[in-house]
Context: one part of a larger RNA
RNA sequence: CGUAGGAGUCUUGAGGAGGGCUGUCCUUAGUACGAGAGGACCGGGACGGACGAACCUCUGGUGUGCCAGUUGUCCUGCCAAGGGCACGGCUGGUUGGCUACGUUCGGAAGUGAUAACCGCUGAAAGCAUCUAAGCGGGAAGCACGCUCCAAGAUGAUGGCUCCCACAGGGUAACCUGGUAAGGCCCCCAGCAGAUCACUGGGUGAUAGGUCGGAUGUGGAAGUGCAGCAAUGCACGGAGCUGACCGAUACUAAUAGGCCGAGGG
Repeated sequence: CGUAGGAGUCUUGAGGAGGGCUGUCCUUAGUACGAGAGGACCGGGACGGACGAACCUCUGGUGUGCCAGUUGUCCUGCCAAGGGCACGGCUGGUUGGCUACGUUCGGAAGUGAUAACCGCUGAAAGCAUCUAAGCGGGAAGCACGCUCCAAGAUGAUGGCUCCCACAGGGUAACCUGGUAAGGCCCCCAGCAGAUCACUGGGUGAUAGGUCGGAUGUGGAAGUGCAGCAAUGCACGGAGCUGACCGAUACUAAUAGGCCGAGGG
C1' cells in the first nucleotide's frame, strides 16, 4: 500500500515445513519344519540405543550486590566491630533464573490408493492364460491421520461484536477539517526481546520501596558467665538473606499530544 467504510476479536485452510530410525529379551514354542544338528512365520509383551521436543518436581551444574569461614595488607584515632584491594583474594554452602549429566513425552495406531509381486473370473486363440472388459490382495514408500506456519491464497476466506449516517468547498468525482469505535506516541515494567514486535500497567498493585512469608546460610552485634588465655556457653534456630509468594499507594508510571469512518 492492497484486501471497495472504519475498528476489535475469533476463525477456515489453498499451500508449506516438521516428524517418520532401530536393537535385545520373554512368550507363542523347543511348537511347525527337520533323520539330526538346528529352529521359525503369524500374534502378544517387556526393556533399551541414538535422535527430537518440552520442562526444572527430583539428581547435578552455574551462582561476581545471598550467608558463613579465613590469609596478607591499607583505612575507619585505638580495642572491638567493619570497609577497600589481592582471579569473585581464597574456601564451604546456596534462592530465583538458565540448564543436562536430570525428568516427562514422541516416532505410532488407523483409513485410502498403489509398486514389485500374489490371485479370482475370463476371452481374443473351443485349450491355456492375473488382463484384453471386470474384480481382489499387497510396502518402512504415496495421500490422509500427528505437530507447527499459513488469506499478499492480489483467487487477498468466513463468523461475532463496536462506531456511525458530521462540518466547509465542489454539478459530481472528490478535496479539506474536527471527531466516533479504536489505535498510536510517551512513560513504569516483563516469564517478551539485538532493534522492532509481543505481554501487563499508566492512579493503579505495573515496577521499586516497606511489611509479612518462603528459601538459603548456620548461631550476628552487644552484654553476661566460665577460663591465665586461645576459646566456649547463655540471651537465641540467632542475625543477615538477589531474582521467589503475598500485602500495602510511600516513590515512579505526571501532564499531555497525534492518528483514525462519512453512506460505504
Large-subunit ribosomal RNA, domain VI from a metagenome, 264 nucleotides, folded computationally.
RNAcentral holds the full RNA, with entries from SILVA.
The coordinates come from a structure-prediction model, not an experiment, and the mean pLDDT is 90.